[in-house]
Molecule: transfer RNA
Organism: marine sediment metagenome
RNA sequence: AGCGGGGUGGGGCAAUGGUAGCCCGGUAGGCUCAUAACCUACAGGUUGGAGGUUCGAUUCCUCCCCCCGCUA
Numbered sequence: 001a002g003c004g005g006g007g008u009g010g011g012g013c014a015a016u017g018g019u020a021g022c023c024c025g026g027u028a029g030g031c032u033c034a035u036a037a038c039c040u041a042c043a044g045g046u047u048g049g050a051g052g053u054u055c056g057a058u059u060c061c062u063c064c065c066c067c068c069g070c071u072a
Stems, first nucleotide, its partner, number of pairs: 001071007010024004018055001026042005048064005
């Protein structure tokens, strides 16, 4: 320098145009003599950034940033 994959709650991952969800973790409550486990509820996301297309973008297009890999 070129090419490919990826960036989404604190962590790990879904969602291929139509209300952004799941597991773990966190907080509160329940259960227990107590802790763990279990049960219930809640909080936590400008979907890496900026533009564009669209009635509508996590999703499609362009540029940039970061991570991984391949080639030179």